[in-house]
Context: one part of a larger RNA
RNA sequence: GAUUGAACGCUGGCGGCAGGCCUAACACAUGCAAGUCGAGCGGAAACGAGAAUAGCUUGCUAUUCGGCGUCGAGCGGCGGACGGGUGAGUAAUGCUUGGGGAUCUGCCUCGUUGUGGGGGAUAACCAUUGGAAACGAUGGCUAAUACCGCAUAAUACCUACGGGUUAAAGGGGGCCUUUGGCUCUUGCGACGAGAUGAACCCAAGUGAGAUUAGCUAGUUGGUGAGGUAAUGGCUCACCAAGGCGACGAUCUCUAGCUGGUUUGAGAGGAUGAUCAGCCACACUGGGACUGAGACACGGCCCAGACUCCUACGGGAGGCAGCAGUGGGGAAUAUUGCACAAUGGGCGAAAGCCUGAUGCAGCCAUGCCGCGUGUGUGAAGAAGGCCUUCGGGUUGUAAAGCACUUUCAGUUGUGAGGAAAGGGUAGUAGUUAAUACCUGCUAUCUGUGACGUUAACAACAGAAGAAGCACCGGCUAACUCCGUGCCAGCAGCCGCGGUAAUACGGAGGGUGCAAGCGUUAAUC
Numbered sequence: 001g002a003u004u005g006a007a008c009g010c011u012g013g014c015g016g017c018a019g020g021c022c023u024a025a026c027a028c029a030u031g032c033a034a035g036u037c038g039a040g041c042g043g044a045a046a047c048g049a050g051a052a053u054a055g056c057u058u059g060c061u062a063u064u065c066g067g068c069g070u071c072g073a074g075c076g077g078c079g080g081a082c083g084g085g086u087g088a089g090u091a092a093u094g095c096u097u098g099g100g101g102a103u104c105u106g107c108c109u110c111g112u113u114g115u116g117g118g119g120g121a122u123a124a125c126c127a128u129u130g131g132a133a134a135c136g137a138u139g140g141c142u143a144a145u146a147c148c149g150c151a152u153a154a155u156a157c158c159u160a161c162g163g164g165u166u167a168a169a170g171g172g173g174g175c176c177u178u179u180g181g182c183u184c185u186u187g188c189g190a191c192g193a194g195a196u197g198a199a200c201c202c203a204a205g206u207g208a209g210a211u212u213a214g215c216u217a218g219u220u221g222g223u224g225a226g227g228u229a230a231u232g233g234c235u236c237a238c239c240a241a242g243g244c245g246a247c248g249a250u251c252u253c254u255a256g257c258u259g260g261u262u263u264g265a266g267a268g269g270a271u272g273a274u275c276a277g278c279c280a281c282a283c284u285g286g287g288a289c290u291g292a293g294a295c296a297c298g299g300c301c302c303a304g305a306c307u308c309c310u311a312c313g314g315g316a317g318g319c320a321g322c323a324g325u326g327g328g329g330a331a332u333a334u335u336g337c338a339c340a341a342u343g344g345g346c347g348a349a350a351g352c353c354u355g356a357u358g359c360a361g362c363c364a365u366g367c368c369g370c371g372u373g374u375g376u377g378a379a380g381a382a383g384g385c386c387u388u389c390g391g392g393u394u395g396u397a398a399a400g401c402a403c404u405u406u407c408a409g410u411u412g413u414g415a416g417g418a419a420a421g422g423g424u425a426g427u428a429g430u431u432a433a434u435a436c437c438u439g440c441u442a443u444c445u446g447u448g449a450c451g452u453u454a455a456c457a458a459c460a461g462a463a464g465a466a467g468c469a470c471c472g473g474c475u476a477a478c479u480c481c482g483u484g485c486c487a488g489c490a491g492c493c494g495c496g497g498u499a500a501u502a503c504g505g506a507g508g509g510u511g512c513a514a515g516c517g518u519u520a521a522u523c
Stems, first nucleotide, its partner, number of pairs: 001523004006519005013370006019363002021328001026326003030323003035078003040075002043071002047069002050065007085281003094206007103198002108194008116150001118148002125140006156165003170186007207253003214244003219241008256278004260271004283304005306317004334360001336359003342356001343354004373403004383394004407464001409459005417450001421445009467512005472493003478507005488495002
């Protein structure tokens, strides 16, 4: 000098853009953060519209009706493996770069082909019943894209090459000649390919310590088997005695890694906040289940610590999600608004959900921009300070005069972020069809949290807006008073013991400026 996720002191006008628990991976009150589908199913707790019946006060009440809009709970499907958080662990099962072959891959795309015919249950519901609760038990009824056989069977799988084995589910719309048929659409099964994602292996690189020198028994290799999506001591039986190590094994300490960031002319050093990629973790330890994918933050089981409820028999919980609380600390924000946009989940869609996200709030934490007025004005006013008492300086500074109105203030106008979605008409595809459905075109309609938006216009008046540090040398900037080795200053040298440009105050000056200085840290 540059830099910072900074803190502290004094001070503080506005805006834009960014950033904001670095400490206790400490404990957490409360609310929200993952749902959705009725176009899979049986249904109807609630709400609404309507119809019918009854009563009458003639427009109200009661009852009934899943027939309609819808829909609590339940079965079923998809999603809760993404998104969001944190950095405890991990010096290599990690990361970075470059390779490899023995693999899987829901949704999506392309292609081939099929979707036939049956069965038995079970929740919901009803009844009885246990428990303080959490939550159950027994009996009975019922549905499915839930579950299970049968049929069919290859370019799939197994094979001794003869053969053998293996699947599926329906739903919605339209029309008609309705035990049904035709058609559109969306699903379902098998196989092949792609895309995407994931798993595994290898090499090199990726901290410190030798006051850590030897380490190793599934250890190293082989054969066979098991296991896995898959290779492999991954596991097991048997056999051999290997394997690693001064090119630092083993042990100990420290640490998430990278793109990057920062400094530097570079080489290099330091670092890994925000943003992006990968990894690991989810109260602590262990385990598997489901599934295309987890050994699963807001799933399950066991053990432990802690907290809470209890009728003492037994139960409930996990903010390193967003806010917020206590605690720790020098120190780090609102228990905000909205799904309008972007993205995600579900759904045919309308749509629902989304503390992702978009915005707003707080903080000079940083960077950038703007303002705190402009011109004129010598009687060089008054006052202050200094003085050799003549004057000098503050100083064109103020006042005065003439202007301007950025920003803030008040009033009004007012983009863009909006694409979609819905209605109608036309047209093309499909079809037996001018239905339905899908695409395109035209037209009408229509959705904004931010938001008192940005921007623009008008109004008023210099009106509301400057501080901080320093002035002995390094280092830009000097005098007076007070003090008297005291009180104090200090980054280094050093100042202070009666004329202190070094302490404290004042006047003046210098530097930076909505900041200035100090401390800490890195180069």
Predicted 3D model of a 523-nucleotide part of an RNA (small-subunit ribosomal RNA, 5' domain) from Catenovulum agarivorans DS-2. Lineage of the source: Bacteria > Pseudomonadati > Gammaproteobacteria > Alteromonadales > Catenovulum agarivorans. The coordinates come from a structure-prediction model, not an experiment, and the mean pLDDT is 87.